[in-house]
Order: sequence, then C1' cells, then structure tokens
RNA sequence: GAUAGAGGUCGCGUGUUUCAAGAGUAGGGUUUCGGAUGUGGCAGGCACAGAGGAGGAAGCUCAAAAGGGGAAUGCGCCGAAAGAGUGGUCUGCUGCGGGAUCAUUCUUGGGCAUACGUUUAAGAAGCGUAUGACUGUCAUCCGGUAUGGAUGGUGCGCUAUC
Repeated sequence: GAUAGAGGUCGCGUGUUUCAAGAGUAGGGUUUCGGAUGUGGCAGGCACAGAGGAGGAAGCUCAAAAGGGGAAUGCGCCGAAAGAGUGGUCUGCUGCGGGAUCAUUCUUGGGCAUACGUUUAAGAAGCGUAUGACUGUCAUCCGGUAUGGAUGGUGCGCUAUC
C1' cells in the first nucleotide's frame, strides 16, 4: 500500500409505515366594532392587497403542513456518520440575515446517564464542555496460565492475509 473483517446497555445512515409535538397554531368562512394602512425576513428599491373597508379587537365555525423527533420494519453500511469553520451556487434586484445544496479543512473510537451552554416552537433531538460508570481495540506493567486487574493511547486506529 491492497484485499477482507470486528466493535453494539438502540453501532451508524437512510426509505417506508405509524405516533407525539408543531397546534386548536397558520390559514379559510362568517358576524360585529373600527377607520388607513398592510404583505413579500430586515433596510433600500420594486411588486402587490386596501374606503367595494387595510392592520387591529371581540365572537362562532372549519382546520392544516413543512423542517426537527420517537417506535417498528426494510435496505445500505462499520468514518459507518455527526458537528463546526471557510468558499461557491440557488433562494426575483443590492446589502445584511436565514434556509437549501456542493466543495474543502478541522474535531469526535462507540453508545449511555447527569449538569451547564448552544441550535430549536420544544429538556424531542443534535452538538460542545465537565463528571460518572459501560464497551471495542492496542501498548506497557502486575498477578498468573480459566483468564483477570492497573495505567495510558485510540479510527490516518485495530485484526487477518498478501
């Protein structure tokens, strides 16, 4: 260097189904009041809606979806993948912001629990930090030959073959 392979208190990703949340929210219909603004993330610009009544307030009624997540199952897999930074493209125009996607760099062996922070509608989940045990693997040391214990490292790692 090539090929094959292992990790598991839910290993990882994803498709489908279903469930919760989103939410009795957005939005639609309708009644009354009211009287000039309102919408497109923000500013500019532009385009729309509006005295045939805007925003708003008070009722009645119909009533979602997306992104994010849980479970089951199928499939693909074992840097599986996730997160962060930077850059490009798209999101009607310019700047900022948000989102999507691609490229690249960096971080993390794996999952679990608790606390804090952050993203988020959300303590659902992800990520970061700290702590605690658990687990894979390697090295060193101790005890010993059933194998166990301690410390340290760890995915550019580890095992097997060439």